[in-house]
RNA sequence: GACCCCGUAGUUCAACGGAUAGAAUAGAGGUUUCCUAAACCUUUGAUGGUGGUUCGAUUCCACCCGGGGUCA
Numbered sequence: 001g002a003c004c005c006c007g008u009a010g011u012u013c014a015a016c017g018g019a020u021a022g023a024a025u026a027g028a029g030g031u032u033u034c035c036u037a038a039a040c041c042u043u044u045g046a047u048g049g050u051g052g053u054u055c056g057a058u059u060c061c062a063c064c065c066g067g068g069g070u071c072a
Base pairs, nucleotide, nucleotide: 001071002070003069004068005067006066007065010025011024012023013022018055027043028042029041030040031039048064049063050062051061052060
């Protein structure tokens, strides 16, 4: 340098182009307990960036950024 794959809560993963982007776990608060743990309830938190297509984009397209791989 060329090509391929990947990028979503702190972490691990979901989401036919269409409902308020959803779970688990972690964090916070509460119930329970003599205290802790466990259990249960509540709650906070995410689409790498910029454009494009579309009535509508996490999803499709282009470029850029980051990670991995193959070739040179």

This is a predicted structure of a 72-nucleotide RNA (transfer RNA) from a Chthoniobacterales bacterium. Lineage of the source: Bacteria > Pseudomonadati > Verrucomicrobiota > Spartobacteria > Chthoniobacterales. Model confidence (mean pLDDT): 81 of 100. The RNAcentral record of the sequence draws on ENA. Rfam family: tRNA. By type it is a transfer RNA.